[in-house]
């Protein structure tokens, strides 16, 4: 200098005054959105379902190992791809079984013979050219045609046989905890895609989702019509176990009607923030100090007006993003103007 | 604010790993004295949008978007 879908990180506004709102408090005041609140895609805490016992069947997740309340999340390793920084990976198993592969081609998975070579045979003086063996080297097709080079063998060819390379098995050494590298020796074994196809294997998973639930306080016609000996509890299905009923016909479920659209609680001290020390590469621990940080219910955190930062612009000026708690928490995805910084790393000139 | 379904031609819907269709509308023709029925033909899809698996994706995976539908409490 040039290239890099190369890696981290900041900043994403501030300050006054006025004036509206929520919560707290007697008052005076204090105090009110985010990294992502967003999707609701994953995991828990909590709630409730008196029965969370099994099987089947469904549903996850899938290299090793570790944080973690949990996990599909992180940290660390290892394989795989990049030249390298690094950056992605649904990364168990097709050498367990079954399935699939359209056109195209002769043939698409215990291989196959169009065309080619090759040898018999037929008919000939030979060409040529029938039919019947042999051959996968070589041609065409296709995403994909069953190692790869060379040499010998062969009628011609062919792991048929050797050599040398690449790949698998199986046995074995070393190094690691592991996943896995790295190396011996044995086998001509060459075994092809496809599991985000069925399935096998391992691990794993009750269901409900704060409109969950619980107090209270008002209101109404605990009406009406089905169903129906069994109903129902757990939710696809079976069995176990409970539970309530078995005949003036009840418990229970369906559908039509009646009332209410209120208060409070759950609800923020929590797997909470910040800081220092220590253990660990490292996610994370653990100890010590210190702090209280939105809680609303059609739904608060708004609106002006001044100044100020900061970009781009000679100036005038113009721009300041995505967004908007709703039972709370860890995670992952998406969304994000502009603008700044430090670090690798492949090349190439010059010194 | 919790949970589901669904996106294919203009409109209603099939297809659910191998060349994207039907039906009704629309268009040109025929038929008719002319119109509607009939009959015969034609056009019209980036399969909601990006990615990924696979030789190959409307179809199997994931993330987005958009639209639908259900859920209060009492006796």
């Nucleotide at each position: 200098c040039u290239g890099g879908u190369g890696a981290g990180g900041g900043c994403g506004u501030c300050u006054a005054a006025u004036u509206g709102c929520g919560g707290c408090g007697a008052a005076a005041g204090c105090u009110g959105a985010g990294g992502a609140a967003a999707g609701u895609c994953c995991g828990g805490a909590c709630u409730c379902c008196a029965u969370a016992g099994g099987g089947c069947a469904g549903g996850g997740u899938g290299c090793c190992a570790g944080c973690u309340a949990a996990c599909g999340g992180c940290u660390g390793g290892g394989c795989g791809u990049g030249u390298a920084a690094g950056g992605c990976g649904a990364c168990g198993g097709c050498a367990a079984g079954u399935g699939c592969a359209a056109c195209a081609g002769a043939a698409a998975g215990c291989a196959a013979a169009c065309c080619g070579c090759c040898a018999a045979u037929a008919u000939u003086a030979a060409a040529u050219a029938u039919u019947u063996g042999g051959u996968a080297a070589g041609g065409g097709u296709g995403a994909a045609a069953c190692g790869u080079u060379g040499u010998g063998g062969u009628a011609a060819g062919a792991g048929c046989a050797c050599a040398a390379c690449a790949g698998u098995a199986g046995c074995u050494u070393u190094g690691g905890a592991a996943a896995c590298a790295a190396g011996g020796c044995u086998a001509g074994c060459u075994a092809g895609g496809u599991a985000a196809a069925c399935c096998c294997c391992a691990c794993u998973c009750g269901g409900u989702g704060c409109a969950a639930g619980g107090u209270c306080c008002g209101a109404u016609a605990g009406g009406g019509a089905g169903a129906g000996a069994g109903a129902g509890u757990u939710u696809g299905c079976c069995c176990g176990a409970c539970u309530c009923g078995u005949u003036a016909a009840a418990a229970u479920c369906u559908c039509c009607g009646g009332g209410a659209u209120g208060a409070c609680c759950g609800c923020g001290u929590a797997a909470g923030g910040u800081a220092a020390u220590u253990g660990g590469c490292g996610a994370c621990a653990a100890u010590u100090a210190u702090c209280u940080c939105a809680g609303a219910a059609a739904g608060a955190u708004g609106a002006u007006u001044a100044g100020a930062g900061c970009u781009c612009g000679c100036a005038a000026g113009a721009g300041u993003a995505c967004a908007g708690a709703a039972u709370c928490c860890g995670g992952c995805u998406u969304a994000u103007a502009a603008c700044c910084c430090u670090c690798c790393u492949a090349g190439g000139c010059a010194g | 604010g919790c949970c589901a379904a669904u996106g294919u031609a203009g409109c209603u819907c099939a297809g659910c790993g191998g060349u994207a269709g039907a039906g009704c509308a629309g268009c040109c023709g025929a038929u008719u004295c002319g119109u509607a029925a009939u009959c015969g033909g034609c056009a019209g899809g980036u399969c909601g949008u990006c990615a990924g698996u696979u030789c190959a994706a409307a179809u199997c995976u994931g993330a987005c978007c958009a639209u639908u539908g259900g859920c209060u409490c009492c006796a």